[in-house]
Context: one part of a larger RNA
RNA sequence: CUGGGCGUAAAGAGCACGUAGGCGGUCGAUUAAGUCAGAUGUGAAAGUUUGCAGCUCAACUGUAAAAGUGCAUCUGAUACUGGUUGACUUGAGACUCGGAGGGGUAAGCGGAAUUCCUAGUGUAGCGGUGAAAUGCGUAGAGAUUAGGAAGAACACCGGUGGCGAAGGCGGCUUACUGGACGAGAACUGACGCUGAGGUGCGAAAGCGUGGGGAGCAAACAGGAUUAGAUACCCUGGUAGUCCACGCCGUAAACGAUGGAUACUAGGUGUUGGAGCAAUUCAGUGCCGGCGCAAACGCAAUAAGUAUCCCGCCUGGGGAGUACGCACGCAAGUGUGAAACUC
Numbered sequence: 001c002u003g004g005g006c007g008u009a010a011a012g013a014g015c016a017c018g019u020a021g022g023c024g025g026u027c028g029a030u031u032a033a034g035u036c037a038g039a040u041g042u043g044a045a046a047g048u049u050u051g052c053a054g055c056u057c058a059a060c061u062g063u064a065a066a067a068g069u070g071c072a073u074c075u076g077a078u079a080c081u082g083g084u085u086g087a088c089u090u091g092a093g094a095c096u097c098g099g100a101g102g103g104g105u106a107a108g109c110g111g112a113a114u115u116c117c118u119a120g121u122g123u124a125g126c127g128g129u130g131a132a133a134u135g136c137g138u139a140g141a142g143a144u145u146a147g148g149a150a151g152a153a154c155a156c157c158g159g160u161g162g163c164g165a166a167g168g169c170g171g172c173u174u175a176c177u178g179g180a181c182g183a184g185a186a187c188u189g190a191c192g193c194u195g196a197g198g199u200g201c202g203a204a205a206g207c208g209u210g211g212g213g214a215g216c217a218a219a220c221a222g223g224a225u226u227a228g229a230u231a232c233c234c235u236g237g238u239a240g241u242c243c244a245c246g247c248c249g250u251a252a253a254c255g256a257u258g259g260a261u262a263c264u265a266g267g268u269g270u271u272g273g274a275g276c277a278a279u280u281c282a283g284u285g286c287c288g289g290c291g292c293a294a295a296c297g298c299a300a301u302a303a304g305u306a307u308c309c310c311g312c313c314u315g316g317g318g319a320g321u322a323c324g325c326a327c328g329c330a331a332g333u334g335u336g337a338a339a340c341u342c
Base pairs, nucleotide, nucleotide: 004313005312006311007296008295012310014201015200016199017198021194022193023192025088026087027086028085029084030083031082033081034080035077036076037075038074039073040072041071042070048066049065050064051063052062053061054060091191092188093187095184096183097182098181103177104176105175106174107173108172109171110154114150115149116148117147118146119145120144121143125136126135162169163168206247207246208245209244210243211242215241216240220236221235222234223233258309259308260307261306262305263304266287267286268285269284270283271282272281273280274279291298292297315342316341317340324335325334326333327332
């Protein structure tokens, strides 16, 4: 390579859009490129196979024939694939009506809590722990009442509930805006699926510039614990966490399960729609049969049965390292070996 695989053994790209390419619905006509059949030519020699022959046999050699899966040309076949052309509606899209939603962006607003400030009341403690101490407090703390300021997060509702491609999204209102779903159907007529490169989005942490800073809190300091304690516990506390703009581009980015389509027993919750109902469509859970599976388990939300396209794997360590290249302000990221060793 072929083959075999990718939930947990090595292996699904974090997610999407989309270029090339690959693949592609139903019914005709046409063409004859692929495909199939026949003919002709060619397919050097050696080699291979078969017959015969020569060395005493064999190896070896000679001779004759065959084979030579291939290529070219010609003549045909037309089911399938392709090309051209005509038509269709079930795939896809558009349209009308309808309801659901923490989908996104921006602006404004609200209450609870926390901390701080001011003032009143009031007096000796408060805080913290396994127990303490550091710490705060007679310069009046803690407690309590009133007023004010600030920043961040939105209790209850809240739910294997909802929305989003993923990351993710939760107080309220308004504006702008994306998608999905159901019902109808008189529109377009295969316009589809996937997607190497490419482009965009992408938690947290981190970085740059400027703001902001209540609480929390890496680092750091102190108090404890301990043999020690660069920790766990306690008192403090700076980056950071927040906002704007720009980078970074990684995660156990997980369902550890790529996307699309079709088919294949049931039972039972729940969300949204249609229907008087039976029921049905789209999601989201649990249980379970066939089948699958090494087992665990999966089981119409498949890990079943099939088709198409992409990504990836090929013993452990060395190593996601070295080198090179690309990207980045940096941190680093992407790509990614070998020697050696078991």
The part of an RNA shown here (small-subunit ribosomal RNA, central domain) has 342 nucleotides and comes from an uncultured bacterium. Rfam family: Bacterial small subunit ribosomal RNA. RNAcentral holds the full RNA, with entries from ENA and SILVA.